[in-house]
RNA sequence: GGGCCCGUAGCUCAGUUGGCUAGAGCACCUGCUUUGCAAGCAGGGGGUCGCUGGUUCGAAUCCAGUCGGGUCCACCA
Numbered sequence: 001g002g003g004c005c006c007g008u009a010g011c012u013c014a015g016u017u018g019g020c021u022a023g024a025g026c027a028c029c030u031g032c033u034u035u036g037c038a039a040g041c042a043g044g045g046g047g048u049c050g051c052u053g054g055u056u057c058g059a060a061u062c063c064a065g066u067c068g069g070g071u072c073c074a075c076c077a
Stems, first nucleotide, its partner, number of pairs: 001073007010026004019057001028044005050066005
């Protein structure tokens, strides 16, 4: 330098023929239960999808650029 893969909630991830209003599990908060803790049950908060721009009525999803991580290849005086 070139190819490919990944980047979505604190953590692990799902969502890919563009369209209900972005989700799950765990974690966190509140309540119930308990003498208390844990477990269990009920409810709740939290992300605009790495970043920028573009296409579109509409983008996590398509396109371009860019940043970070992983991997393979090439180059090297």